This is a predicted structure of a 319-nucleotide part of an RNA (large-subunit ribosomal RNA, domain IV) from Candidatus Iainarchaeum sp. The full RNA is in RNAcentral, with records from ENA. Lineage of the source: Archaea > Candidatus Iainarchaeia > Candidatus Iainarchaeales > Candidatus Iainarchaeaceae > Candidatus Iainarchaeum. Its Rfam family is "Archaeal large subunit ribosomal RNA".
[in-house]
Context: one part of a larger RNA
RNA sequence: UCAAGUUAAGGGAAUUCGGCAAAUUGGCCCCGUAUCUUUGGUAGAAGGGGUGCCCGCGGUUGGAUAAACCGCGAGUUGCAAUGACAAGGGGGGUCCGACUGUUUAUUAAAAACAUAGGUCUCUGCAAGUCCUGAAGGAUGUGUAUAGAGGCCGAUCUCUGCUCACUGCCGGUACGUGAAAUCCCUGUUCAAAGGGCCUAAGCGCCGGUAAAGAGCGGGCCUAACUCUGAGGCUCUUACGGUAGCGUAAUACCUUGCCGAUUGAUUGUCGGCUUGCACCAAGGAGAUAACGAGAUCCCCAAUGUCCCUAAUUUGAACCUG
Numbered sequence: 001u002c003a004a005g006u007u008a009a010g011g012g013a014a015u016u017c018g019g020c021a022a023a024u025u026g027g028c029c030c031c032g033u034a035u036c037u038u039u040g041g042u043a044g045a046a047g048g049g050g051u052g053c054c055c056g057c058g059g060u061u062g063g064a065u066a067a068a069c070c071g072c073g074a075g076u077u078g079c080a081a082u083g084a085c086a087a088g089g090g091g092g093g094u095c096c097g098a099c100u101g102u103u104u105a106u107u108a109a110a111a112a113c114a115u116a117g118g119u120c121u122c123u124g125c126a127a128g129u130c131c132u133g134a135a136g137g138a139u140g141u142g143u144a145u146a147g148a149g150g151c152c153g154a155u156c157u158c159u160g161c162u163c164a165c166u167g168c169c170g171g172u173a174c175g176u177g178a179a180a181u182c183c184c185u186g187u188u189c190a191a192a193g194g195g196c197c198u199a200a201g202c203g204c205c206g207g208u209a210a211a212g213a214g215c216g217g218g219c220c221u222a223a224c225u226c227u228g229a230g231g232c233u234c235u236u237a238c239g240g241u242a243g244c245g246u247a248a249u250a251c252c253u254u255g256c257c258g259a260u261u262g263a264u265u266g267u268c269g270g271c272u273u274g275c276a277c278c279a280a281g282g283a284g285a286u287a288a289c290g291a292g293a294u295c296c297c298c299a300a301u302g303u304c305c306c307u308a309a310u311u312u313g314a315a316c317c318u319g
Stems, first nucleotide, its partner, number of pairs: 001314008010305002014303001027051005036041001038154001052076002055073007077081001089298007096290002101113002117152007128139004155285004160215003165212002167208005174203003182195004216234005243277001244274001255271006
């Protein structure tokens, strides 16, 4: 000096990106327990008290004056009795994901995946989807309350407008539309050329957004001011509805106001003209849950003020 431990007066997070690490708590019994809630929970909430040993007595089980368990009274030792070991720190706000679960064997355990549930599409079975050169096989010795595929992801309240584009589905008098057949031309044969007819498809017509997708601009206006219910106009397939909103999304931005602090680019609550939220690439809310992210408080702490002592071991020095 290092590694692993132990202990520190006074202060108590001043440390630090951040309480990282450590400390506190801890078992069992009794009392007691808020808010919210999907009435199950939250909850071991929180917060208190007790706990050893000895003597006596009562009760339950028991055949029992055995044993086990429960209770009451009297006493007794220590600083301390779950005396060692083992053995929750707690509370509050917000975000995300409903939950238990799964995952990057060997830097990521998560807000990612899955999930129950919702919805759309295909499929009447010799089906649909998948493997396969074929035979054959899986789904399935199942049959639409089934199977396959896509998206969302408990629950609750909901899920607006647009079919112009792309896709898909359906229809179609007509147009277009290949080869073959047929007809004509090709001095003969033939190559070849032309014509008629015509399938799907396309054109055309319609439907479909929990299909891929999309969801405007300018000007004016109310008898203080401000604002603009309202009006005019350009334009589009339709011009963003409900809800939420400086957000895991906001450039300006440390937005403005309030709460929190002595002081806050933090956090929370409001407002909100949203650079560039927005409704199953789901929107909003949500009890419970989480080795998830973030902020605050209490307790206890060598994280720190500010270091010190000590135990074991290693390095190192000397012999």